RNA sequence: UCUUAUCCGGAGAAGCCGAGGGAACUGGCCCGAUGACGCUUCGGUACCUCACCGCUGUGGGCACGCGGUAACGGUGCCAAGUCCAGCGGCCUACAGAGGGCCGGACGAUAAGA
Numbered sequence: 001u002c003u004u005a006u007c008c009g010g011a012g013a014a015g016c017c018g019a020g021g022g023a024a025c026u027g028g029c030c031c032g033a034u035g036a037c038g039c040u041u042c043g044g045u046a047c048c049u050c051a052c053c054g055c056u057g058u059g060g061g062c063a064c065g066c067g068g069u070a071a072c073g074g075u076g077c078c079a080a081g082u083c084c085a086g087c088g089g090c091c092u093a094c095a096g097a098g099g100g101c102c103g104g105a106c107g108a109u110a111a112g113a
Stems, first nucleotide, its partner, number of pairs: 001113007012042005020031003025086004043078003048074002051069005057062001087103006
């Protein structure tokens, strides 16, 4: 960089630091000297993977798919839906403001190439 899958659920304490932070831009809305963000330690959360079992398919090996057990291992995660919107379509409304739904884009994570 590409592909696939997922992203309205879940899970925080202590110590250190000291001013911004919530990916980037714009707008909003939040978090933050009652110490955020970050780092360290400990704790926790989740089945993406690893492991095991069952079902379906298969002549079989066994791959894919579905479901379950499982947190030892590889990762991830532990404010708010990816915090919300931005682009497109549809619905709602006399119209406008506004609201809702679907998709896309961006991003994050995992597995593979």
This is a predicted structure of a 113-nucleotide RNA (SAM riboswitch aptamer (S box leader)) from a soil metagenome.